[in-house]
RNA sequence: UGAAUAGGCAGGCAAACCUAUUGAAAGAUAGGGACGCAAAACUAAAGGGACUAACUCCUCGUGGAUAAGUCAGCCAGUUGCACAU
Numbered sequence: 001u002g003a004a005u006a007g008g009c010a011g012g013c014a015a016a017c018c019u020a021u022u023g024a025a026a027g028a029u030a031g032g033g034a035c036g037c038a039a040a041a042c043u044a045a046a047g048g049g050a051c052u053a054a055c056u057c058c059u060c061g062u063g064g065a066u067a068a069g070u071c072a073g074c075c076a077g078u079u080g081c082a083c084a085u
Base pairs, nucleotide, nucleotide: 012037013036017032018031019030020029021028022027035073041078042077043076047075048074049071050070051069056065057064058063
């Protein structure tokens, strides 16, 4: 300098689930907890995809459509730490 590769030490993150708070919901936050992760770091105010449907619209109603709400641990993009080869 480089993120192409198998493995190791130390350190890091933390799925499901439980409790509390929050939210219309999806979900988020904190604590516990570890399924996993070498980008499980950042980007959802502009790539694709997924979830929800308060408001709004349609409907006699049931119900349906809709993101300006979410998800980065779905793909993608951006950046990149320590040791050894």

The RNA shown here (c-di-GMP-I riboswitch aptamer) has 85 nucleotides. It matches the Rfam family "c-di-GMP-I riboswitch aptamer". Rfam describes the family as follows. GEMM was predicted in a large-scale screen for bacterial structured RNA regulatory elements. The sequence was found by an Rfam model in a public genome assembly.